RNA sequence: GGGUCCAUCGUAUAGUGGUAUUAUGCACGCUUCGGGUGCGUGAGGUCAGGGGUUCGAUUCCCCUUGGACCCC
Numbered sequence: 001g002g003g004u005c006c007a008u009c010g011u012a013u014a015g016u017g018g019u020a021u022u023a024u025g026c027a028c029g030c031u032u033c034g035g036g037u038g039c040g041u042g043a044g045g046u047c048a049g050g051g052g053u054u055c056g057a058u059u060c061c062c063c064u065u066g067g068a069c070c071c072c
Base pairs, nucleotide, nucleotide: 001071002070003069004068005067006066007065010024011023012022018055026042027041028040029039030038048064049063050062051061052060
């Protein structure tokens, strides 16, 4: 220099056009003499940034940033 893939609550993930899922962690409650375990409830996401297409974009297209890999 060329190419492929990835970026989603703190962490790890699902979702491939129609208001984002689950697990874990966190807060509270129940359970216990207390703790742990278990059960229930709740909060936490500008879906990496910018632009475009569309009635509508996490999703499709372009650029940028960061990361992984391959070729030279």

Transfer RNA from Capsaspora owczarzaki ATCC 30864, 72 nucleotides, folded computationally. It matches the Rfam family "tRNA". Rfam's curators write: Transfer RNA (tRNA) molecules are approximately 80 nucleotides in length. The family's RNA type in Rfam is transfer RNA. The prediction has a mean pLDDT of 84. NCBI's taxonomy places the organism under Eukaryota, Filasterea, Capsasporidae, Capsaspora, Capsaspora owczarzaki.